Source information:
RNAcentral holds the full RNA, with entries from ENA. This is a predicted structure of a 329-nucleotide part of an RNA (large-subunit ribosomal RNA, domain IV) from a Dehalococcoidia bacterium. The organism belongs to Dehalococcoidia, within Bacteria. The prediction has a mean pLDDT of 87. It matches the Rfam family "Bacterial large subunit ribosomal RNA".
[in-house]
Context: one part of a larger RNA
RNA sequence: CCCUUGUUAAGGAACUCGGCAAAAUGACUCCGUAACUUCGGGAUAAGGAGGACUUUUAAUGAAAAAAGAAAGUCGCAGAGAAUAGGCCCAAGCGACUGUUUAUCAAAAACACAGGUCUCUGCAAAACCGUAAGGUGAAGUAUAGGGGCUGACGCCUGCCCGGUGCUGGAAGAUUAAGAGGAGAUGUCAGGAGACGAAGCAUUGAAUUGAAGUCCCAGUAAACGGCGGCCGUAACUAUAACGGUCCUAAGGUAGCGAAAUUCCUUGUCGGGUAAGUUCCGACCCGCACGAAAGGCGUAACGAUUUGGGCACUGUCUCAACAAGGGACUCG
Repeated sequence: CCCUUGUUAAGGAACUCGGCAAAAUGACUCCGUAACUUCGGGAUAAGGAGGACUUUUAAUGAAAAAAGAAAGUCGCAGAGAAUAGGCCCAAGCGACUGUUUAUCAAAAACACAGGUCUCUGCAAAACCGUAAGGUGAAGUAUAGGGGCUGACGCCUGCCCGGUGCUGGAAGAUUAAGAGGAGAUGUCAGGAGACGAAGCAUUGAAUUGAAGUCCCAGUAAACGGCGGCCGUAACUAUAACGGUCCUAAGGUAGCGAAAUUCCUUGUCGGGUAAGUUCCGACCCGCACGAAAGGCGUAACGAUUUGGGCACUGUCUCAACAAGGGACUCG
C1' cells in the first nucleotide's frame, strides 16, 4: 500500500449521475391504523407500548397449564447471543401472477384473461410431406386456424379517391386450344407464263376462361384526416365572412408529454438557491382514438422527484483484527 471485517468525537447526504454501499428496521403480544378503492383490499399501513427473575395470589372444593393482578430483586443491557420488513408522499409505464437476450439488457419488451376482425360445414380451413400419410382432432362454428388489441371503467369520430379484400356481370381487352382463307417450297405438265392433287412450312377471319378495365361494398383492412385572406367602438383576438384544394380535412379526450426543435417556454408549488419533479396554460416543430384514446384500486428486484429515520457516502480521516504485498528462509 491492497483486500475482507469491526469501531468512531461533532455534524448527518454537505458525497454522488443517483443515498451506490453501509447503517437503521426486524420474531412475538397488546393498542392503534389515513387517502383511495374494483369494497376484496390498501394493512405488518403509519404510529405506540411490553418483556428477565422471586414471592403471594381472593372470589374457587382438588390437581395442572397459561394468562392476569400485587409486592419485591439484579444487571450497562431481560425477544440480553444468532436467525427475522426500513417507512411515507407524488408522478410515468405496464392491469395483475408469469416469460425473456444460458455468458454486459429482467424491462415500459413478450405473454396474459378479455375485446374485435377474418377464414373454415368436415375428406374443414390452416400446416408438414414428392407421395403414401400425418397434425388439426379420435375435435365439429359455445369448434379450429390466422391478424390486431391487451384486466376493469368511459369510449372508439370523419374519409372507400389510392392499395388490398369481398361481390357483380352488360360491354372492352385477353392465352393455349379449335379453326382454316391465303401464301411459299416441291412437283405431273408446259417453249414460256403458269401450275391440279399430294406432302411440307407458314398462316388471316372466326371462336376462346379466369384475370384486367368497369360497377358496388368494406377502415378493430393497408392507410389518410388542408391552405390563404379579411373581420368586433382602446389594443389584442376572431364566434363570423370570402376563396382555393381534397376521398375526407383530426371529433372526444389528452397535451413542453417515454412525444416540444425553439426550450432551462410562461405561471404557480416545493428549496436559501431546482436544466430534474409536481400542478396549470396551449403557441401539439412532429398527440389522438384497438400500430387503440383517456382514467384507474391492487401489483412491480421497473423509472422519476420529495421527505422521515439512519448512518464513515462525505467534512476528514483515525484506530484495530485477519489475509496479502515486503524481508529472511